[in-house]
A computed fold for a 378-nucleotide RNA from a Planctomycetota bacterium, annotated as Bacterial RNase P class A. It matches the Rfam family "Bacterial RNase P class A". Gene Ontology terms of the family: tRNA processing, ribonuclease P activity and dimeric ribonuclease P complex. Rfam classes the family as a ribozyme.

């Protein structure tokens, strides 16, 4: 100097004037006036996960359904974050993760190829020892040559992502774990590590392609709804109308009724089952369905938080402990604008609606830190 890798910050600032929305102090003729200070994001977006909070009864056991899936740690929790292991990619810094099970079962594996894996099987090939055909020679025992028929073969070539483990050697008629060495795979053990795993030794010729991000099996996790949740106040109406709707026994009684047991009916608990709770049930009535009427006003929830920042300690890190300091939007017919001056590198994606921790997506330009590779010079 060039190319690359990982991470962080910013995403306009300062001051004056006017305007808009909360908070807080003082005053008030209760209409307001005035002082101080605050007022959109790194994703506020998607509504995808996890929670806090509220209500359903105090939230049980299953089933179905949904989710997660190497190990250890962090966290309120998670499908998130950190570290590590295995596998793959990259010269490298680093990046990706389809990471439990294919020997429980079912299904799939296109095209090409002989054949897609239990058995096998043979397109081109190789051998043809042994059996067979033909020829020659013969000391009549047989020998040599040839065919490639029977038969043997899967080492070589072809197809393919993948072809009955790989490389090398021996052996064979030619071959083949047929045998051997090393590697791989299965089994056993030692050592290291919290663990996933790593490494070394012994042993067995040993078969078992892929994919479960196919169904499935295994392990673990999971009540529901949602701020238009929900709580309170005020006001108004019609305490409206119709239909359906479930019993036996016993005790007592002042004869109105009350109590107990069992049953029946209805409702709640995400589907369903069990279970459980509540209400009604002796002619009264829980609840269900339909018709009709009133109100839709106000307050709370609503922002002090698993909070921010700084320092320090522990930890490889995520993060946690301790100390100090700060309060930084709360609209609801839904607030941020205009103008002037200066600075400045410039402006993309884009505007809260209960809150928080993540993930994903969009993003002009600028700045910073650390590292890798290549070239040149000293």
């Nucleotide at each position: 100097c060039g190319a690359c890798u990982g991470g962080g910050c910013u995403g306009g600032g300062u001051g004056g004037c006017c305007g808009c929305g909360g908070g807080u102090g003082u005053c008030u003729u209760c209409g307001g006036a005035u002082g101080c200070g605050c007022g959109a994001g790194g994703a506020a977006a998607g509504u995808c996960c996890g929670g806090g909070c509220u209500c359903c009864a105090c939230a049980g056991g299953g089933u179905a359904c949904g989710g997660a899936g190497g190990u250890g740690g962090g966290u309120a929790a998670c499908g998130c974050c950190c570290a590590c292991c295995g596998g793959g990619c990259g010269c490298g810094a680093g990046c990706c993760u389809c990471g439990g099970g294919a020997a429980a079962g079912u299904g799939c594996u296109g095209a090409a190829g002989a054949a897609a894996c239990u058995u096998a099987a043979a397109c081109c090939g190789c051998c043809g020892a042994u059996g067979g055909g033909g020829g020659c020679c013969u000391u009549c025992g047989g020998g040599c040559c040839u065919c490639a028929c029977a038969g043997g073969u899967a080492a070589g070539g072809g197809u393919g992502a993948g072809a009955a483990g790989g490389u090398g050697g021996g052996g064979u008629a030619a071959g083949a774990g047929c045998c051997c060495a090393c590697c791989g795979c299965g089994g056993g053990g030692g050592c290291g590590g919290u663990g996933a795993c790593g490494u070394c030794c012994c042993u067995g010729g040993c078969a078992c392609g892929g994919a479960a991000a196919a169904c499935c099996c295994c392990u673990c996790c999971g009540g529901g709804a949602g701020a238009a949740a929900g709580a309170c106040c005020a006001a108004a109406u019609a305490g409206g109308g119709a239909a359906g709707g479930a019993g036996a026994g016993c005790c007592u009684u002042u004869c109105g009724g009350g109590g107990c047991u069992c049953g029946c009916g209805a409702g709640g608990c995400g589907u369903c089952c069990c279970g459980u709770c509540u209400c009604g049930u002796u002619u009264g009535g829980a609840c269900u369905u339909c018709c009709g009427g009133g109100u839709a006003g106000g307050u709370c929830g609503u922002u002090c938080g698993a909070g921010g920042c700084c320092g320090u300690c522990g930890g490889c890190a995520a993060c946690g402990g301790c100390g100090g300091u700060c309060c930084u939007a709360g609209a609801u017919c839904g607030a941020u604008g205009g103008u002037c001056a200066c600075c400045a590198u410039g402006a993309a994606c884009a505007g809260g609606a209960c809150c928080c921790g993540g993930c994903u997506u969009a993003u002009a330009g600028g700045c910073c830190c650390a590292g890798u590779c290549g070239c040149c010079a000293c």